A computed fold for a 71-nucleotide RNA from a Candidatus Nealsonbacteria bacterium, annotated as transfer RNA. Taxonomically the source falls in Candidatus Nealsoniibacteriota (Bacteria, Bacteria candidate phyla). It was read from a public genome assembly. Rfam family: tRNA. By type it is a transfer RNA. Its mean pLDDT, the model's own confidence on a scale to 100, is 84.

[in-house]
RNA sequence: GGGGGCAUAGUUUAAUAGCAGAAUAAUGGUCUCCAAAACCAUUGAUCCCUGUGCAACUCAGGGUGCCCCUG
Numbered sequence: 001g002g003g004g005g006c007a008u009a010g011u012u013u014a015a016u017a018g019c020a021g022a023a024u025a026a027u028g029g030u031c032u033c034c035a036a037a038a039c040c041a042u043u044g045a046u047c048c049c050u051g052u053g054c055a056a057c058u059c060a061g062g063g064u065g066c067c068c069c070u071g
Base pairs, nucleotide, nucleotide: 001070002069003068004067005066006065007064010024011023012022013021018054026042027041028040029039030038047063048062049061050060051059
């Protein structure tokens, strides 16, 4: 230099056009002599810009970052 893959909550990840969900973490509560565990509740996310479309995490173009292959 060329080609390919990935980017969603603090973390690990689902959703491939139609309400962004789960686990875990955090916070509060119940329980306990106290703590842990367990249970309940709450908070929290689509990498950036543009386009298509009634509707975009999803499709198209560009960019950024990471990883892999290749010269």